[in-house]
RNA sequence: UCAGAUCGCCGGACGGCCGCUGCCCUCGGGCAGAGGAAAGUCCGGGCUCCGCGGAAAAACGGUGCCGGGUAACGCCCGGCGAGGGUGACCUCAGGGAAAGUGCCACAGAAAGCAAACCGCCGAGACCGCGGCUGCGGCCGCCGAUCGGCAAGGGUGAAAGGGUGCGGUAAGAGCGCACCGCGUCGCUGGCGACAGCGGCGGCACGGCAAACCCCACCGGGAGCAAGACCGAAUAGGGGCGGCGCGCGCCGAUUCGUCGGCGCAGGCUCGAUUUCCGAGCCAGUCGUCCGGGUAGGUCGCGCGAGGCGUCCGGUAACGGGCGUCCCAGAUGAAUGGCCGUCCCUCGGCAUGGCGCCGAGGACAGAACCCGGCUUACAGGCGAUCUGGCGCC
Numbered sequence: 001u002c003a004g005a006u007c008g009c010c011g012g013a014c015g016g017c018c019g020c021u022g023c024c025c026u027c028g029g030g031c032a033g034a035g036g037a038a039a040g041u042c043c044g045g046g047c048u049c050c051g052c053g054g055a056a057a058a059a060c061g062g063u064g065c066c067g068g069g070u071a072a073c074g075c076c077c078g079g080c081g082a083g084g085g086u087g088a089c090c091u092c093a094g095g096g097a098a099a100g101u102g103c104c105a106c107a108g109a110a111a112g113c114a115a116a117c118c119g120c121c122g123a124g125a126c127c128g129c130g131g132c133u134g135c136g137g138c139c140g141c142c143g144a145u146c147g148g149c150a151a152g153g154g155u156g157a158a159a160g161g162g163u164g165c166g167g168u169a170a171g172a173g174c175g176c177a178c179c180g181c182g183u184c185g186c187u188g189g190c191g192a193c194a195g196c197g198g199c200g201g202c203a204c205g206g207c208a209a210a211c212c213c214c215a216c217c218g219g220g221a222g223c224a225a226g227a228c229c230g231a232a233u234a235g236g237g238g239c240g241g242c243g244c245g246c247g248c249c250g251a252u253u254c255g256u257c258g259g260c261g262c263a264g265g266c267u268c269g270a271u272u273u274c275c276g277a278g279c280c281a282g283u284c285g286u287c288c289g290g291g292u293a294g295g296u297c298g299c300g301c302g303a304g305g306c307g308u309c310c311g312g313u314a315a316c317g318g319g320c321g322u323c324c325c326a327g328a329u330g331a332a333u334g335g336c337c338g339u340c341c342c343u344c345g346g347c348a349u350g351g352c353g354c355c356g357a358g359g360a361c362a363g364a365a366c367c368c369g370g371c372u373u374a375c376a377g378g379c380g381a382u383c384u385g386g387c388g389c390c
Stems, first nucleotide, its partner, number of pairs: 001386010012340007020033005035361001039372002042370005047222004060218005065079005080094001081092004095213002100211002102207003117153002119149005128141005161179006180202001181200008226297004236288007245262007264280006304323008341359007
């Protein structure tokens, strides 16, 4: 200097004027007022209500290497293993496939049990061709067919270990060495795991974000949770006044109340008579209780912020000091102006500059810890690779 990697941070600054929300007030005013994601509502909790014999079950859902952190987590930190990168570093639903079931498309001869298309090797009939001939035949080529093989080719995501040497008719763990794999032991590590040694010629393909098995976790709903106050109007109940055809029966606190029948009125069966069915006590005053509208609380001191020291590789934990920091509810947090900063465009240029436009993503709604997603522009620390110079 160029290209990168990881971690962290900022997210225009100051002032004036006019507004909005909350709190305080001596009623003039004073103070405070969005975010790193307030977002998605995907995990984990606090809080609230409901539920809870058996229940630490079944079912269903989730998580899944090891150790640690945390209130908890599917989050974070540090490791291990596998894969990628020259490297800093990055990525991984990363338990179990010799418990069982299932699947392995297309292609291919063959897809889990082994198989043989081309090919390689051995034997080799008939016919044909060629050569030789002592004319009896002999040899070679071709090659149906039979047998051996799995090295090579081809198919595929995947073809029953890999490389090399030996071996063989050709081949093959057929034999051997190394690597891989399995298994046993020893050593190191809390552990995941790693290293070393012995044995085994290889048996055991892949898929569990297929069923399943194993281990662990989970009761449900959510601030429109939930608690309190509570109108007007309508409706319910108690008491009192007035009213409430006749008869019978029953009850009675002697005020009345209930039931049945008859008469009357109204409505319906299209209409009239008949008949049938249904309805027939209210009104005024006062009090009580439930609900609705509306209001209040929940609701801002908290797993809290900042600084510093200590422990820890780190996540994080502890001590001390200090601060109080939005609470709306048709829902505040805004607009304009000035100076500066940054970006872009134009002009000018030795240098200082001038003019214009713009300032990302987004916006609390019970709270907190995470994850994910969006984001103009910029800053810091550590590290890696290339080139150049000393």